[in-house]
Context: one part of a larger RNA
Molecule: large-subunit ribosomal RNA, domain I
Organism: Phycisphaerales bacterium
RNA sequence: GGCACAUGGCGGAUGUCUCGGCGUCAGAAGGCGAUGAAGGACGUGGGAACCUGCGAAAAGCGAGAGGGAGCUGGUAACCAAGCAUUGAUCUCUCGAUGUCCGAAUGGGGAAACCCGGCCCGUUAGGGUCAUCUCAUGGUGAAUGCAUAGUCAUGAGAAGCGAACCCGGAAAACUGAAACAUCUAAGUAUCCGGAGGAAAGGAAAGCAACCGCAACUCCGUAAGUAGCGGCGAGCGAAAGCGGAUGAACCUGGAAACGCGUGAAGCGGCUGGAAAGCCGCACCGAAGAAGGUGACGGUCCUGUAGCGCGCAGAAAGGGGAUGCCAUAGAGUAGCGUCGGGCCCGUGAAACCCGGCGUGAACAUGGGGGGUCCACCCUCCAAGGCUAAGUACUCUCUGACGACCGAUAGUGAAUCAGUAAGGUGACUGAAUGAUGAAAAGAUCCGCUGCGAGCGGAGUGAAAGAGUACCUGAAACCAUGUGCUU
Numbered sequence: 001g002g003c004a005c006a007u008g009g010c011g012g013a014u015g016u017c018u019c020g021g022c023g024u025c026a027g028a029a030g031g032c033g034a035u036g037a038a039g040g041a042c043g044u045g046g047g048a049a050c051c052u053g054c055g056a057a058a059a060g061c062g063a064g065a066g067g068g069a070g071c072u073g074g075u076a077a078c079c080a081a082g083c084a085u086u087g088a089u090c091u092c093u094c095g096a097u098g099u100c101c102g103a104a105u106g107g108g109g110a111a112a113c114c115c116g117g118c119c120c121g122u123u124a125g126g127g128u129c130a131u132c133u134c135a136u137g138g139u140g141a142a143u144g145c146a147u148a149g150u151c152a153u154g155a156g157a158a159g160c161g162a163a164c165c166c167g168g169a170a171a172a173c174u175g176a177a178a179c180a181u182c183u184a185a186g187u188a189u190c191c192g193g194a195g196g197a198a199a200g201g202a203a204a205g206c207a208a209c210c211g212c213a214a215c216u217c218c219g220u221a222a223g224u225a226g227c228g229g230c231g232a233g234c235g236a237a238a239g240c241g242g243a244u245g246a247a248c249c250u251g252g253a254a255a256c257g258c259g260u261g262a263a264g265c266g267g268c269u270g271g272a273a274a275g276c277c278g279c280a281c282c283g284a285a286g287a288a289g290g291u292g293a294c295g296g297u298c299c300u301g302u303a304g305c306g307c308g309c310a311g312a313a314a315g316g317g318g319a320u321g322c323c324a325u326a327g328a329g330u331a332g333c334g335u336c337g338g339g340c341c342c343g344u345g346a347a348a349c350c351c352g353g354c355g356u357g358a359a360c361a362u363g364g365g366g367g368g369u370c371c372a373c374c375c376u377c378c379a380a381g382g383c384u385a386a387g388u389a390c391u392c393u394c395u396g397a398c399g400a401c402c403g404a405u406a407g408u409g410a411a412u413c414a415g416u417a418a419g420g421u422g423a424c425u426g427a428a429u430g431a432u433g434a435a436a437a438g439a440u441c442c443g444c445u446g447c448g449a450g451c452g453g454a455g456u457g458a459a460a461g462a463g464u465a466c467c468u469g470a471a472a473c474c475a476u477g478u479g480c481u482u
Base pairs, nucleotide, nucleotide: 001481002480003479004478005477006476007475008474009473015467016431017430020402021401022399023398024397025396026395027394028393029391030390031160032159039101040100041099042055043054044053046079047078049075050074051073061095062094063093064092065091066090070083071082072081106115107114108113116129117128118127119126120125131157132156133155134154135153136152137151138150139149164195165193166192167191168190169189175182179229205212206211216243217242218241219240220239226234227233248317249316250315256308257307258306259305260304264279265278266277267276268275280297281296282286288300289299290298321383322382323381332356333355334354335353336352337351338350339349342368363378364377365376366375367374418425419424438466441453442452443451444450
């Protein structure tokens, strides 16, 4: 030095667990903001670092309701000083206070700072002063009437917010096995606007000579008809089947919150009984969680019942859109574009720019060039629930979802520590024990660290570097071997 065995160290795998996540369903809510939001800065406690709460009235003040014995938030104890059955702490609702920044709005500004005017007030202090739009009123130029401007008063707006929605603007990679029409895609992205939904909507519609009867959404029709360097690829509609289908009258729930809410003792083992044994009981309740091991009958609960929610929805009756009115620089045509399955095509239809430009119900549009017949509808005004989309958020239930390298990036004070000039990037760290009973005291030692005793505990080889404690790796001992 190697191998083997044993005993340890180091290490933190594995097992078990879960205060955190992920997802689904149902319901609620779908906004907040100049009465100053979202988000922050700085403060605020008797001693106070951070979190939480709050705002110079600062872990709080007033009122109402609930509640009923302890309380002065958490890490997190300790000390001090107090409060409370004359009802505290706590919960809900309403109100008061609410520094500074932030749309930020008196002016400025390198956010949380600086500097003002006017009014009230002895001081301290308090109030007010941005801009735009609309309305009303005053005043009022060049310029006569006016108008612009300007002033006052009143109302409104602004900014934030996860997705969903409507509108405007609008790529490229890519695919076509290259690439240009085409595709990707009217997508990503940007901008504007709104609502709890939005949009659409009451036929100048479809259809086919039979008929239907607003719109929206789903299924089907159908990968069909079509479009297409007829390549890649794109891709309908009618019809049919469903969802929904408003005022008013009648009718009369559930979720959820609160209350009530049945029934067990003995023995044994054990640190501990819920385990085992014996004999019982309840059950419209044998869901679940907790309790020193596994509890229907110990605790919280659960089923059921009652009250609130609330005279709310479904259902039944009724109803089967509505308002105002025959909409002109409109329809049509020319030209240039865009949208439709439709890439200019025989290209209708719809929308827009420019040019032109009717008829007036004895009229006009459409039925895919166009014409006739026939059928059908009435443009150029507007509104309209429900069915549909989504989930920043709240509540409840559930999961052949995860179980700490998983599950959110984040179970732990996480968008933190840290990195970057910046845009931005972005972690790790869970578990003593039933209970701290967290080791008084003694010894070694540096008034150490650490260890050994004693003590606690069922266990300390559970000692806070704490459940279990694998492997790599490092030692010690013994044996064999070089």